The part of an RNA shown here (small-subunit ribosomal RNA, 5' domain) has 503 nucleotides and comes from an uncultured Parcubacteria group bacterium. It matches the Rfam family "Bacterial small subunit ribosomal RNA". The RNAcentral record of the full RNA draws on ENA and SILVA.
Context: one part of a larger RNA
RNA sequence: GAGUGUACAAGGCAUGCAAGUCGAACGAAUUGUUUUCUUGUAGCAAUACUUGGAAACAUUUAGUGGCAAACGGGUGAGUAACACAUUGGUAACCUGCCUUCAAGACGGGCACAACAUUGCGAAAGCGAUGCUAAUUCCCGAUGGUCUCUUCGGUGAAACUCCGAAAGAGUAAACGUCCAAAAGACGCUUGAAGAGGGGCCUAUGGCCUAUCAGCUAGUUGGUAAGGUAAUGGCUUACCAAGGCUACGACGGGUAGCAGGCGUGAGAGCGCGACCUGCCUCAGUGGGACUGCGACACUGCCCACACUCCUACGGGAGGCUGCAGUCGAGAAUAUUCCACAAUGGGGGAAACCCUGAUGGAGCGACACCGCGUGGGGGAUGAAGGCCUUCGGGUCGUAAACCCCUUUUACAUGGGACGAAGCGCAAGCUGACGGUACCAUGCGAAUAAGAGGUUGCUAACUCUGUGCCAGCAGCAGCGGUAAUACAGAGACCUCAAGCGUUAUCC
Numbered sequence: 001g002a003g004u005g006u007a008c009a010a011g012g013c014a015u016g017c018a019a020g021u022c023g024a025a026c027g028a029a030u031u032g033u034u035u036u037c038u039u040g041u042a043g044c045a046a047u048a049c050u051u052g053g054a055a056a057c058a059u060u061u062a063g064u065g066g067c068a069a070a071c072g073g074g075u076g077a078g079u080a081a082c083a084c085a086u087u088g089g090u091a092a093c094c095u096g097c098c099u100u101c102a103a104g105a106c107g108g109g110c111a112c113a114a115c116a117u118u119g120c121g122a123a124a125g126c127g128a129u130g131c132u133a134a135u136u137c138c139c140g141a142u143g144g145u146c147u148c149u150u151c152g153g154u155g156a157a158a159c160u161c162c163g164a165a166a167g168a169g170u171a172a173a174c175g176u177c178c179a180a181a182a183g184a185c186g187c188u189u190g191a192a193g194a195g196g197g198g199c200c201u202a203u204g205g206c207c208u209a210u211c212a213g214c215u216a217g218u219u220g221g222u223a224a225g226g227u228a229a230u231g232g233c234u235u236a237c238c239a240a241g242g243c244u245a246c247g248a249c250g251g252g253u254a255g256c257a258g259g260c261g262u263g264a265g266a267g268c269g270c271g272a273c274c275u276g277c278c279u280c281a282g283u284g285g286g287a288c289u290g291c292g293a294c295a296c297u298g299c300c301c302a303c304a305c306u307c308c309u310a311c312g313g314g315a316g317g318c319u320g321c322a323g324u325c326g327a328g329a330a331u332a333u334u335c336c337a338c339a340a341u342g343g344g345g346g347a348a349a350c351c352c353u354g355a356u357g358g359a360g361c362g363a364c365a366c367c368g369c370g371u372g373g374g375g376g377a378u379g380a381a382g383g384c385c386u387u388c389g390g391g392u393c394g395u396a397a398a399c400c401c402c403u404u405u406u407a408c409a410u411g412g413g414a415c416g417a418a419g420c421g422c423a424a425g426c427u428g429a430c431g432g433u434a435c436c437a438u439g440c441g442a443a444u445a446a447g448a449g450g451u452u453g454c455u456a457a458c459u460c461u462g463u464g465c466c467a468g469c470a471g472c473a474g475c476g477g478u479a480a481u482a483c484a485g486a487g488a489c490c491u492c493a494a495g496c497g498u499u500a501u502c503c
Stems, first nucleotide, its partner, number of pairs: 001366001003364001004362002006327001011325003015322003020067003025064002028061002031058007040049003074280001076278001084204003088200003093197003098193007106140004115130006146169004150164004175185003206252003213243003218240008255277004259270004282303005305316004333359001335358003341355001342353004372402004382393004408439005416430001419426002447492005452473003458487005468475002
């Protein structure tokens, strides 16, 4: 630099944050400014102060309403299955927002929050009476290429596709911005598209026969129900079927794939990070809302656990980001920012975003760089060995001449910015970081394992089957290249070794 970091207890969790947004849908309240009406005081008056109200503009919010909350983020418990991968099918289906096209929006009404008054409760919260708005809700009208009924065509096959006719049925918010118009954003219905999803199909991928028979909604049919839709999906009735040595049924293990490791390949092992799919959200069950859930930070019930309590009753769910206890050989900060990318809401400004962008910690892994370069023999001193002649560490050091990567100091200093705003101008978490320049001085920087063979690298001393070594063979019982120390040497190098595991 660019990656990566709870492999165990899907064990328990303090605290903070992780999903909101829209006042250009609505009524109200809050605060401020301006205008205006009004009460009273001072004054002759202008005017000043003051009481209460109205309007406009701005501001802030609890509530109604809309959209979002089914995405994004986490996990691998379960699952041997249409869960996944690949191939087809849907003449058996759905689809909010987005894009294109066509048509339309007429008339009326009842509420409920908020609010006011009031009651109960320790709290959580729950009522009663009264008033009110809307893009909330309801009724009626109109209506087509929509739905239902009937007929024709295409086709192997049509209630379902295409076309025709008549009858029946089914819409809406003409709302908000705008002085108005135009326009913009919306509303309703239909047709098509894109993207997304549901269901079905064939094939493929673990171990076990010390599991050989399994099955009653079981297999098929008819009818009905249910669903967006097929179907024993469910129910009633009828039949007696269905699966199995090409391994049913049972047991064990396991998320699957793209891929990853290793290997010449065939293969073998694995499924961390990233991407796609599936699955789960304390445990078990259930539905509601909605285009979409049977819904991680929604609801209801039961259970276990934790907390509060005035003992009547309540509250909670980190397998989100941090963090904590526990478990463990072992795995990080209760950090910064929405500047960028993306997502939600909004007309927009903007708001939210532990997604994301960054920083921090860890040699955890990979890559890069340095710890200096040239000269320098009297082969200095010193260590070690010695056959006492000498040999070796060794151009190594000293010494001389250079360089400044890096470190440090000083000065300058980004790209990432697209955007917003009428314009002027404003917007960077990282970060005073990267980078650039100058100065300074060899200065700030080397270890680990090994040396009997396998296996690159040998001598001395100590020890004496002791102390010890050891991956295997094996070393050690008085000259041990194998133990321990020393010197020398070998191999790697900001690493080197050990252990576990895969090929």